[in-house]
Record summary
Transfer RNA from Desmophyllum pertusum, 73 nucleotides, folded computationally.
């Protein structure tokens, strides 16, 4: 170049058209304890990579761009 996949919180991720986007570590803060660490409640944290399109309604269908990976030449 060409096909195919992936991007969603600090990390990893679930979510395939409809409420306020899941959970898990991580972080903070309370409880415990002489302390810490485990446990236990409880809190922040996200323009779902950028833009447009279709739809009453987009994370999710569709294009185009931008990173990353694997085949192929």
């Nucleotide at each position: 170049g060409u096909u195919u996949c992936c991007g969603u919180a600090g990390u990893g991720u679930a979510g395939u058209g409809g409420u306020u986007a899941u959970c898990a570590c991580g972080u903070c803060c309370g409880c415990c304890u002489c302390a810490c660490a485990c446990g236990c409640g409880g809190a922040a944290g996200g323009u779902c990579g950028c833009a447009g399109g279709u739809u009453c309604g987009g994370u999710c269908c569709c294009u185009g761009c931008c990173g990353g990976a694997a085949a192929c030449u």

The prediction has a mean pLDDT of 82.
The source organism's lineage runs through Eukaryota, Opisthokonta, Metazoa, Vacatina and Desmophyllum.
Rfam family: tRNA. It is annotated as a transfer RNA.